[in-house]
Context: one part of a larger RNA
Order: sequence, then C1' cells, then structure tokens
RNA sequence: UUGGGCGUAAAGCGCGCGCAGGUGGGAUAAUAAGUCUAGUGUUAAAGUUCGGGGCUCAACCCCGUGAAGCAUUGGAAACUAUUAUUCUUGAGUGCAGGAGAGGAAAGUGGAAUUCCUAGUGUAGCGGUGAAAUGCGUAGAUAUUAGGAGGAACACCAGUGGCGAAGGCGACUUUCUGGACUGUGUCUGACACUGAGGCGCGAAAGCCAGGGUAGUGAACGGGAUUAGAUACCCCGGUAAUCCUGGCCGUAAACGAUGGGUACUAGGUGUUGGGGGUAUCGACCCCUCCAGUGCCGGAGUUAACGCAAUAAGUACCCCGCCUGGGGAGUACGGCCGCAAGGUUGAAACUC
Repeated sequence: UUGGGCGUAAAGCGCGCGCAGGUGGGAUAAUAAGUCUAGUGUUAAAGUUCGGGGCUCAACCCCGUGAAGCAUUGGAAACUAUUAUUCUUGAGUGCAGGAGAGGAAAGUGGAAUUCCUAGUGUAGCGGUGAAAUGCGUAGAUAUUAGGAGGAACACCAGUGGCGAAGGCGACUUUCUGGACUGUGUCUGACACUGAGGCGCGAAAGCCAGGGUAGUGAACGGGAUUAGAUACCCCGGUAAUCCUGGCCGUAAACGAUGGGUACUAGGUGUUGGGGGUAUCGACCCCUCCAGUGCCGGAGUUAACGCAAUAAGUACCCCGCCUGGGGAGUACGGCCGCAAGGUUGAAACUC
C1' cells in the first nucleotide's frame, strides 16, 4: 500500500490460446446513468473552514458564516455511457504470388566409428607431460574385399532462414500450421490485454516395452600426488536412440511482458513489390516486412539504449518494497517417485 519502480541494484510469469473483467477508431441523432450547474430539505450541539469579538497575549471562550455527504426538483449536453443509423483507415476475409532447418508420418542415401568373416603381412599396437593398466605370436596394429548394426547428418553454412517459446539442419514423398508481398473483392470496430482456466514446454529424471555403434554419470583398474573419493589414461553400467505415458523445471536470457501511435541519420543482409536502365542479367532509385552494426536528439546512477528504445505517450496484465533465516517450515494442490507450485514467522544484523 499513497507513491516510486522492474536490462545490470529487489522486481517481466518459460511461452501461447482464451472465459470474465479493464480499455477501445470516424460521423449523425436521441436519452440523460456518470459529469457540470441552480434551488430546496436534511446533516442535533460541540468540533472543523473563513470573518469578527472577549479574557493584558495565547491556549481558552463567544458571535456570524461556510465546506463535504445524502435525498429531491429544475436546467446544460462538450466528454464518458446507452440506443439507433452510418463510414473504412483498425481487425478479419477473398484473389494472385514467391521464401523458409516451422510441425507430423513414411521411405531412401553416402562418409565415418565399432564389430564379424576372409586375404596380405609380422611384432608390436595403443596411450601420455612421461608412463602404466589395456590389446597382441591363440597373429593384433596396418592394409584389401565382403557383411552386420546403431547413432549423427561434413561441405553448403551466413550477427542467413523458420517458429509463440522450448527449439528446428542429409534427401524424397504425403499430410499440415504460420508469416510476408501485391491487389483492394467482401464484412463493417468484429479490436487490444487478459485474473482464474486450458495447452505447449531444453536437459536430466521416472514407468512399461524395444534398441544399444559411438559417447559415457556410477563403478573397476593404471597414473599423478603428502593424500587424489579429481583433473590425465584403459575399461565400463544407467543414460544418450525409438514407441506410449509421466515430470513441468533452467543463466527457459535480449537477465528487457503484450499492443498501438509518434520521434534525425548512415551502412550491411534476408524475402517480396514498384521504377529507371538494358536484348537480358547486373547496377542505380524507391516502398513494405524481417534481421545486424554505428550514431544524433532524448533518456540513464553509470554502463549503455537509441524506429527491433532502455526516447515520447496511452491501454491491459504480471511482479518488487533492506540482508540473513528461506524459496526453508507448516498447510493446501499436483506427482509413481524425485520433487514442483503456493509460501510465512520467531530470531538476528
């Protein structure tokens, strides 16, 4: 609890969809709920505002007068609201296009690692700072051919693209979401935000069933060391992968909620459009949408931000209010569990 704030000091929910609520474009007319104005009634006295007076002043006391509230009557109609009619620029829709690792499923491919079989071949290989454990005369490493299987997709690759976020990268097909550009067909404010609610949500973890090449928590061994429950080396289970179901958290970060409008420039880049030019592609000028860098005004405690604002304003939501105790305890809700979510106090500085 007013206020002041939320990039880095405490503080933006991880992200979306959306009921209620809050807020909401232009014009005309009506109404008069809010609003404004005048009157009346009431609001006991005291108190309180203003003016005046009395105790030598003041406190104190006295007189007059107001204010705010409620009810009611008359009036005003700009704004808000309601109703009716209407408009197209907000929003949506149609049509014509091109871009994209957006999502889901099925199928396919090559390189590499490992393993198996066979050939050649012989004593080492591997590993490290140096070694050793390990592998190898039962023929390894190396090399050639064939095969198996799993996982990931070199180059292209780019402060490039797509997605609300998490995230998405070999190729083909099928299904499917969104954005952008142009046009201006149609609807005619249908919009913004969004407490609750619902959904999505990396990695790890959990349950059931598969799968297991490489990597590799735990674990075993070798080193190092004073020790070495580590860093280094040799192995290696869970996991990593697939299907179905849970979990619901991250430095889920731009540490920056969403929307709309406005406010100098310069320079890259991505996707479209228009113009100029040309045989054409480039080049050049320009409009829109995205994504970077630099920078002025402004802003900021400073750093910095600066049309992708942290500038100038408005609308809606979330959150903060000294450090520790503590994201703990208790209770509720959720979960198979791990735990999550909501979330104190004593005490102490």
Small-subunit ribosomal RNA, central domain from uncultured Pelosinus sp., 349 nucleotides, folded computationally. It matches the Rfam family "Bacterial small subunit ribosomal RNA". RNAcentral holds the full RNA, with entries from ENA, Greengenes and SILVA.